[in-house]
Context: one part of a larger RNA
RNA sequence: GGAUGAACGCUAGCUACAGGCUUAACACAUGCAAGUCGAGGGGAAACGAUAUUGGAAGCUUGCUUCCGAUAGGCGUCGACCGGCGCACGGGUGAGUAACGCGUAUCCAACCUGCCCACCACUUGGGGAUAACCCUGCGAAAGUAAGACUAAUACCCAAUGAUAUCUCUAGAAGACAUCUGAAAGAGAUUAAAGAUUUAUCGGUGAUGGAUGGGGAUGCGUCUGAUUAGCUUGUUGGCGGGGUAACGGCCCACCAAGGCAACGAUCAGUAGGGGUUCUGAGAGGUUGAACGGCCACAUUGGGACUGAGACACGGCCCAGACUCCUACGGGAGGCAGCAGUGGGGAAUAUUGCACAAUGGGGGAAACCCUGAUGCAGCGACGCCGCGUGGAGGAAGAAGGUCUUCGGAUUGUAAACUCCUGUUGUUGAGGAAGAUAAUGACGGUACUCAACAAGGAAGUGACGGCUAACUACGUGCCAGCAGCCGCGGUAAAACGUAGGUCACAAGCGUUGUCC
Numbered sequence: 001g002g003a004u005g006a007a008c009g010c011u012a013g014c015u016a017c018a019g020g021c022u023u024a025a026c027a028c029a030u031g032c033a034a035g036u037c038g039a040g041g042g043g044a045a046a047c048g049a050u051a052u053u054g055g056a057a058g059c060u061u062g063c064u065u066c067c068g069a070u071a072g073g074c075g076u077c078g079a080c081c082g083g084c085g086c087a088c089g090g091g092u093g094a095g096u097a098a099c100g101c102g103u104a105u106c107c108a109a110c111c112u113g114c115c116c117a118c119c120a121c122u123u124g125g126g127g128a129u130a131a132c133c134c135u136g137c138g139a140a141a142g143u144a145a146g147a148c149u150a151a152u153a154c155c156c157a158a159u160g161a162u163a164u165c166u167c168u169a170g171a172a173g174a175c176a177u178c179u180g181a182a183a184g185a186g187a188u189u190a191a192a193g194a195u196u197u198a199u200c201g202g203u204g205a206u207g208g209a210u211g212g213g214g215a216u217g218c219g220u221c222u223g224a225u226u227a228g229c230u231u232g233u234u235g236g237c238g239g240g241g242u243a244a245c246g247g248c249c250c251a252c253c254a255a256g257g258c259a260a261c262g263a264u265c266a267g268u269a270g271g272g273g274u275u276c277u278g279a280g281a282g283g284u285u286g287a288a289c290g291g292c293c294a295c296a297u298u299g300g301g302a303c304u305g306a307g308a309c310a311c312g313g314c315c316c317a318g319a320c321u322c323c324u325a326c327g328g329g330a331g332g333c334a335g336c337a338g339u340g341g342g343g344a345a346u347a348u349u350g351c352a353c354a355a356u357g358g359g360g361g362a363a364a365c366c367c368u369g370a371u372g373c374a375g376c377g378a379c380g381c382c383g384c385g386u387g388g389a390g391g392a393a394g395a396a397g398g399u400c401u402u403c404g405g406a407u408u409g410u411a412a413a414c415u416c417c418u419g420u421u422g423u424u425g426a427g428g429a430a431g432a433u434a435a436u437g438a439c440g441g442u443a444c445u446c447a448a449c450a451a452g453g454a455a456g457u458g459a460c461g462g463c464u465a466a467c468u469a470c471g472u473g474c475c476a477g478c479a480g481c482c483g484c485g486g487u488a489a490a491a492c493g494u495a496g497g498u499c500a501c502a503a504g505c506g507u508u509g510u511c512c
Base pairs, nucleotide, nucleotide: 001512002511003510004509006508007507008506009505010504013384014383017380020376021342026340027339028338030337031336032335035084036083037082040081041080043077044076047075048074050071051070052069053068054067055066056065057064058063059062091295092294093293100220101219102218103217104216105215106214107213110212111211115208116207117206119204120203121202122201123157124156125155126154133146135144136143137142163188164187165186166185167184168183172179173178193200194199221267222266223265228258229257230256233255234254235253236252238250239249240248270292273289276283277282297318298317299316300315301314320331321330322329323328348374350373351372352371356370357368358367359366360365387417388416389415390414397408398407399406400405421453422449423448424447425446426445427444431439456501457500458499459498460497461482462481463480467496468495469494470493471492477484478483
């Protein structure tokens, strides 16, 4: 000098953009953050319409209003069965020195819901169960028994192959434990309907796309004041398990495997694209943004599913908090706000689904603290302003003075002008494709008004741009280094002046 997720002191007019718990992965009150589908189903708690009917009031005497009952026939729909989603999106960096990440290669050792293309099919039956009803138990959370019923829930059967398995076969793959195309035979395995008749679905196979899983080469911090480590350890054979390979697991067999090219142990750490700096080499960094990994109060476990060993799912154990009728229960903000605490330090318990995207749905639409916006704070960066021109009696005042004057200083006053910004009023978007705008009466435009509301901070001994006076008297104090201060201090304090930067300036921390 540059940089910063900064903090502190003094000061402060405005827009746009970006960013805002670096500390306690500390504990959390409250609200919201994942639902949706009635075009799968039985149904009808609530709301509405309609119809029928009972009562009341008004009276135009057959209608209007109000209250109630009945009717799932209708719009719809709480709870329930069922489907899809909840494995995405959002957060955090505790752990991890590892095929975790980066890069390159491989899988003849693998999976892939929704989506796309294409082929074939969608036949016939059955038994339950929730809701509802009823009877109990319990303070509650909840739970047990009985009876009834439906489905795109569940089950059986049929048909069926380019699927799977077995047998035959063996082209080809440089070699090969091996992999294995064509062809033939046998066995096994499927489905679900809805409807407004437009369609939307269901099943099996093949291929694709997307997403994932696995293996390997190389790279990936410090310490030897850590030198030996290892028994499922290293390899084989056979099995189990998995989507799949594999000591992944198991039985048996062998005795191996790693290590001074640093094993093991200890410490530290999410890794990368990148960031900052530097002429570069290098050093440093991993906030924001997009991609990977890991985690979700601590530890363990599986279930469901195409996908999880699952942040707002389940079970067990621990710690903690809460409720309790003491028998037993409930909870998990490292989602968005917010609270306490810690800290030098970091924001609103805001608006909207209008846009972009996501989930469900045939759609209308619903949900979405993702996201879009607004609020707060000079935290950063860019830009703008705080006026412009003229104006010498070089006014007054201040300061210094050799008392002549010098300086502040064209600075002010004064004259003329302008309206960036500001205030008031009027108009008023794009973002939205026919409709739909949170932002927002926002941005922007026009008119009027009036220089009116808008400058500080640090320094002035040398380094280093910028000096005098007074006060103080090794005191009070300053200080980045050298050093100043003991009676004329350009170094302390104040004033005037000057220099630098400027809505900022200075200090401190950290990196180069």
Small-subunit ribosomal RNA, 5' domain from a metagenome, 512 nucleotides, folded computationally. The RNAcentral record of the full RNA draws on SILVA. Its mean pLDDT, the model's own confidence on a scale to 100, is 84.